FMN riboswitch aptamer (RFN element) from Microbacterium paludicola, 152 nucleotides, folded computationally. The prediction has a mean pLDDT of 79. Taxonomically the source falls in Microbacterium (Bacteria, Bacillati, Actinomycetota, Micrococcales).
């Protein structure tokens, strides 16, 4: 010191303007980018993590059984990047041009489709937020962050 156990701690960003009666959602523009790895720094390489799903066991709870609820949780499902340069080595760095963005909610008297013989009203069904609201003062990959102990 490396490693191992245990306890702490910290662990996602991001808006303006137009139109309008009436939009952080509609149209411009703008802006933002979790951990680990990868010969050389990564939203678009490789994997993870957040989400949704949830099998078998495990674990709580319904006084036990029967029967079920609940929680953890395998697999499973879930986005996007190319060109020229440099270089020994980069889909990662320089210039350039594109992309992407979980659930749920509201989502302008919005768009699209359908009914009622047309328009119009009204009714039903979709569809429409990375940046706003929520679950979430949660959980997190994980951390050359800090203590204690063990320790060749």
């Nucleotide at each position: 010191c490396a490693c191992g156990u245990g306890c702490u701690c910290c662990g996602g960003g991001g808006u303006c303007g137009g139109u309008g009666a009436g939009a952080a959602u509609c149209c411009g523009a703008a802006c933002c980018g979790g951990c680990g790895g990868u010969g050389a720094c990564a939203g678009u390489c490789c994997g993870c993590g957040a989400g949704c799903c949830g099998a078998a066991g495990c674990g709580c709870c319904c006084c036990c059984a029967c029967g079920g609820g609940c929680g953890c949780c395998a697999c499973g499902c879930u986005g996007a990047u190319c060109c020229g340069g440099u270089g020994g080595a980069a889909u990662u760095c320089c210039g350039g041009g594109a992309c992407c963005g979980a659930c749920g909610g509201u989502g302008a008297u919005g768009u699209g489709c359908g009914a009622c013989g047309a328009c119009a009203a009204u009714c039903g069904c979709a569809c429409g937020a990375g940046u706003c609201c929520g679950g979430a003062u949660g959980g997190g990959a994980g951390g050359c962050a800090g203590c204690a102990c063990g320790g060749a």